[in-house]
Context: one part of a larger RNA
RNA sequence: CCUUCGCUUAGGAACUCGGCAAAACAGCGGCCGUAACUUCGGAAUAAGGCCCGCCCUAUGUUUUGUAGGGCCGCAGCGAAAGACUCCAAGCGACUGUUUACCAAAAACUUAGGUCCCUGCUAAAGCGCAAGCUGAUGUAUAGGGGCUGAUGCCUGGCCAGUGUCCGAACGUUAAGGGGAGGGGUUUACGCCCUGAACUGAAGCGCGGAUGAACGCCGGCCGUAACUAUAACGGUCCUAAGGUAGCGAAAUUCCUUGACGGGUGAGUUCCGUCCUGCACGAAUGGCAUAACGACUUGGAGACUGUCUCAGCGAAGGACUCGGCGAAAUUGCAAGACGAGUAAAGAUGCUCGUUACCCAUAGCUAGACGAAAAGACCCCAUGAAGCUUUACUACAAUUUGGUAUUGAUUUAGGAUUAUAUUUGUUCAGGAUAGGUGGGAGACUUUGAAGCUGCAACGUCAGUUGCGGUGGAGUCAUCCUUGAGAUACCACCCUGGUAUGAUUUUAAAUCUAACUUAGUCCCGUGAAUCCGGGACAAGGACAGUAUCUGACGGGUAGUUUAACUGGGGCGGUUGCCUCCCAAAAUGUAACGGAGGCGUUUACAAAGGUUGGCUAACUCCUGAUGGAAACAGGAGUCGUCGUGCAAACGCAUAAGCCAGCUUUACUGCAAGAGCUACAACUCGAGCAGUUGCGAAAGCAGAAGUUAGUGAUCCGACCGUACGAUAUAGGACGGCGGAAGCUCAACGGAUAAAAGUUACUCUGGGGAUAACAGGCUGAUCCUGCCCAAGCGCCCACAGCGACGGCAGGGUUUGGCACCUCGAUGUCGGCUCAUCGCAUCCUGGGGGUGGAGAAGCUCCCAAGGGUUAGGCUGUUCGCCUAUUAAAGCGGUACGCGAGCUGGGUUCAGAACGUCGUGAGACAGUUCGGUCUCCUAUCUGCUAUGGGCGUUGAAUUUUGAAGGGUCUCCUUUCUAGUACGAGAGGACCGAAAGGAACGAACCUCUAGUGUACCAGUUGUCCUACCAAGGGCAUCGCUGGGUAGCUACGUUCGGUUAAGAUAAGUGCUGAAAGCAUAUAAGCACGAAGCUGUCCCUAAGAUUAGAAUUCAUUAUAGAUCCCUGGGAGACUACCAGGUUGAUAGGCUAUAUGUAUAAGUGCAGUAAUGCAUUAAGCAGAGUAGUACUAAUAGAUCAAAG
Repeated sequence: CCUUCGCUUAGGAACUCGGCAAAACAGCGGCCGUAACUUCGGAAUAAGGCCCGCCCUAUGUUUUGUAGGGCCGCAGCGAAAGACUCCAAGCGACUGUUUACCAAAAACUUAGGUCCCUGCUAAAGCGCAAGCUGAUGUAUAGGGGCUGAUGCCUGGCCAGUGUCCGAACGUUAAGGGGAGGGGUUUACGCCCUGAACUGAAGCGCGGAUGAACGCCGGCCGUAACUAUAACGGUCCUAAGGUAGCGAAAUUCCUUGACGGGUGAGUUCCGUCCUGCACGAAUGGCAUAACGACUUGGAGACUGUCUCAGCGAAGGACUCGGCGAAAUUGCAAGACGAGUAAAGAUGCUCGUUACCCAUAGCUAGACGAAAAGACCCCAUGAAGCUUUACUACAAUUUGGUAUUGAUUUAGGAUUAUAUUUGUUCAGGAUAGGUGGGAGACUUUGAAGCUGCAACGUCAGUUGCGGUGGAGUCAUCCUUGAGAUACCACCCUGGUAUGAUUUUAAAUCUAACUUAGUCCCGUGAAUCCGGGACAAGGACAGUAUCUGACGGGUAGUUUAACUGGGGCGGUUGCCUCCCAAAAUGUAACGGAGGCGUUUACAAAGGUUGGCUAACUCCUGAUGGAAACAGGAGUCGUCGUGCAAACGCAUAAGCCAGCUUUACUGCAAGAGCUACAACUCGAGCAGUUGCGAAAGCAGAAGUUAGUGAUCCGACCGUACGAUAUAGGACGGCGGAAGCUCAACGGAUAAAAGUUACUCUGGGGAUAACAGGCUGAUCCUGCCCAAGCGCCCACAGCGACGGCAGGGUUUGGCACCUCGAUGUCGGCUCAUCGCAUCCUGGGGGUGGAGAAGCUCCCAAGGGUUAGGCUGUUCGCCUAUUAAAGCGGUACGCGAGCUGGGUUCAGAACGUCGUGAGACAGUUCGGUCUCCUAUCUGCUAUGGGCGUUGAAUUUUGAAGGGUCUCCUUUCUAGUACGAGAGGACCGAAAGGAACGAACCUCUAGUGUACCAGUUGUCCUACCAAGGGCAUCGCUGGGUAGCUACGUUCGGUUAAGAUAAGUGCUGAAAGCAUAUAAGCACGAAGCUGUCCCUAAGAUUAGAAUUCAUUAUAGAUCCCUGGGAGACUACCAGGUUGAUAGGCUAUAUGUAUAAGUGCAGUAAUGCAUUAAGCAGAGUAGUACUAAUAGAUCAAAG
């Protein structure tokens, strides 16, 4: 020193994030007595108070009680064991559960509430299936979601998303269907393609639904003070937040405001409402009881603290035995300053340092430990999410198969029969074409009448009756001419038959039955068979197909970037930067492009012309219309940005036109490649021009996209026995905001604090470094303030330095780890000084101040709030300084904050999740330190052999302040007030020593006392129970106690003040000279100190057997071990003994009194550790070793 314990004067939470820890209360003993509130059960052992031992007597259900009397002690539940309580708030109703190993909670659960699903082969779940759970249950049952006892309640919105219902219409797959088209072909045929139509769910569409996911506004104005707005206006919405609550687990601003509590309250309680960003089963608001929950307060109590002390046990230390570990480039391992990859034991310079150990302390070795968990990066990983992408399961839909019969009603096609057909003109309802001059009629014409069908309402057709002989065509009008007649057809319809299909219904024979009965069968809720019954071509299953589908899976989710994210950008053109060739970067400064123009041109050519501005003049006429003149000279114009061009015009106008051509191309430019750009000339064919000539778009430079893929045009090159062809090749042109623009895919978003891996100090957060914008300090100038007056005190606009404490910038060491805020402990330095000291000025009367100069010796309080640093407040003080030291200090402590995993609120997000927002909770490793450093203590050697006494180079320490009194109520002042200088006294904090006093402890002293065991029993003792507890206490050690200390003369100075005094006839404190002047410096004072290797000095002893020392022994005023000191028989060193101080408090035994407990006497007795003294009884015996020169 650590761990675990015992005690503590005075104070009593002042400690601290927080009463953490400890202490205390304590008895499910008796009696008494208990509040608010309440769900009437509780709260409640509420709280609080009194009693408790032993002996005797009486009484009693006599094992316990009660009553009375008596006795002792500091203390009677005498030890041990055995609740602290109250007030108020938050959250959760409660008991319960949870992260085995950092979170026990407000989280989970819960009873209760509510919604949804489920009729039994139930829903749901597991499984490929068989089958099983659900359940041997049946809607008072089962499953799922949300909420979370109870009380009062639970508002508005159905636009979005979801769910459910609906089925008219639209859309829609396979399938059906097959118009049409294509290939081949002499043809038949074969093959390919395929429109209409048909064809389900889904989606669209309509509706319902919130205790489904969710959502629940803005602006302006208005009342007779002001303020506010019951009120009004307006915009938007699906609807605009109702009740209740509200600075809240939710409030940023914020420590909101007011009140309470406190001396003081960032916490707490109550209220207000300005709700950044409460709010009604993601429940709202209350709430008794409950809680190892969270928060505030009070009592009691205490070493938590002021402020520590003593004691005990076990370690640590020494000896003996046994005997690890991490770590380790090397080791021969000092300090300061500097330097250096920017913080050096190892480099440079200087200083210091004899060699080696032991016990300790941790400031450093960017100590050890763990290839940093934060941050960034990786075309890394994984978990999770979703309206990312793509699949798959599941679910669902239709077709087909298993799969049969019948009926009805439709649809479609086809066959037969039959019927229909109205523009205008026209006798009138003319379907088309062809034939055709006649056709029909007693086998009953016209006409009349009734019925039916169609209908464009005009009529047409059919049937029945009557009637009894004619009716119609050819002629006229028309594109076309007669239903006069015949044939073949078109369109729409009707009837019948066939085929096919849709819907509905019926049937039974496939199929189903976890329906009943019988049998195998002796048991059989199984299995098989049979019968009956129910269902039934459905269901189920298989396959093709559409939908839905984070249920599951695989993946994607860019780069640049003064870290990353957010923002911005990403290709092309023009200018500057760009440093007079070209080229040249930045998240440097400015702008543009993703085209336009075509046959009446903005192209070609030929010919012609000259804009713009200013001034002057001129009807309406003006600043601007037009005309004329002059000047400037390219300012105008050029489709669009800018630059460079352009008068021979490339600008403007007109004529004619299409070269905005085909095939080539020497050669250049640019250039990593791929690309890109310019191009004379040749051939063809054109345009313009009289011609020479010009023309392969545009004054030039932007106006863009590789490859693959499929389609298109052309060509006719290949084309699988042959022919043809599919297909391919070649040439051309089109399809990409592939705009992240050299384009990863046809097709892709998030989150991780549950995380992981590989890397990075190539890159952030801390610290250091560089810088010094910002910051702090000073100076210069002096407009102005200061009644006057720039400068007592201030000082604008500006300027210049210094510092390296702020916020930053940079990204240089460190990511194979440099632990981060605050507090505690311990400091140390600077001075830009808070106090104390010395001075100058003052707008200094005195006192008190203000300001500046010198000065770092010493000092610089205790609390309330908050994690706080800071800050505010209370009470003091001479003062309550500012900074540096890795924002000093975590191998020294703490862990409240921040910054892992749990949970909640508000807000954001569809969600997973997120928040320099809040809230509750949350492992601080190393008993061992190798080196440096530091504090102590030794050994060796040296210093000429020793002992004793010293000097002091050097180093360290101290260094303080206040109050009162006197001078003196004086100087000063109108008064109020009130000094300097000087003298004295007292005190505070700090420090040292000590234990006489006071106080604490005092575990080997004394006494009291409980329980129990033992000494056979009584008595007397002993052991154990924290030393059992309790009351005292010697020595020692201590403070709360006592004593002492910081003094004074001196020297040299700072700021400042002077004397004499020139340079400079003056002046001048200075130049020569002389003198004052501070808590500061030196010294004085105290301590260490000759390893001060410069090793000092003095005295004495010793030198050939001695000086001296040690071993060894007794010990303590010493002490971890060593060392030191006292002693070693010529001895009081220790023990013992005797005496005594002192402590305790009257022993035992005996006697006496009392029934007994007990008391009295012997007796101030007995006992006693360390104190003091005496006394050799015991033990310090005997002996050995070292030791120089001469």